[in-house]
């Protein structure tokens, strides 16, 4: 230097199923009141044969997310940021979501605080102070501790120089 195989543990992802919540909410219809707009911007389209807002009645969802179970791929597992490309929406742009490429950050788990997303007091993401834990190096020591680094790392086997 290459190849193969492994370890960290409330370990990291995917798929399927179920119920709960979402919610008596959005939406549709009828009816009453008000009365000109409906969208982040523009075009198109709809609109006094009533846009839109709101009261009442009837009918009445879904998605994302989480939980449980089954199954499966794995140990940069994976997540996230920025930029580019591409698909989605009536069209353009903005925004959002999916896929993809490059570069960057994060060893892993977790309490709390703040911000964002979210129906949510669930949960996720980011940042910060902590705690626990694995790994290597250095220093000490009396079998454990202190300091520091990062996964392009660490351990084992094997090959070559």
């Nucleotide at each position: 230097a290459a190849a193969u195989a492994g370890a960290g543990g409330u370990g990291c992802g995917g798929a399927c199923a179920a119920g709960a919540a979402g919610a008596g909410u959005a939406g549709u219809u009828u009816u009453g009141a008000c009365g000109a707009a409906c969208u982040g911007g523009g075009c198109a389209g709809u609109g006094a044969u009533g846009a839109g807002u709101u009261g009442a009645a009837a009918c009445a969802a879904a998605a994302g997310g989480a939980u449980u179970g089954u199954u499966u791929g794995c140990c940069g597992a994976a997540g996230u940021u920025u930029u580019g490309g591409u698909a989605g929406u009536g069209c353009c742009u903005a925004a959002c979501u999916g896929c993809u490429a490059a570069a960057g950050c994060u060893g892993g788990u977790u309490u709390g605080a703040u911000a964002u997303u979210g129906a949510a007091c669930a949960a996720a993401u980011a940042u910060c102070c902590g705690a626990c834990u694995g790994u290597c190096a250095u220093c000490a020591u009396u079998u454990u501790g202190a300091u520091g680094g990062a996964g392009a790392g660490c351990u084992a086997u094997c090959u070559u120089a």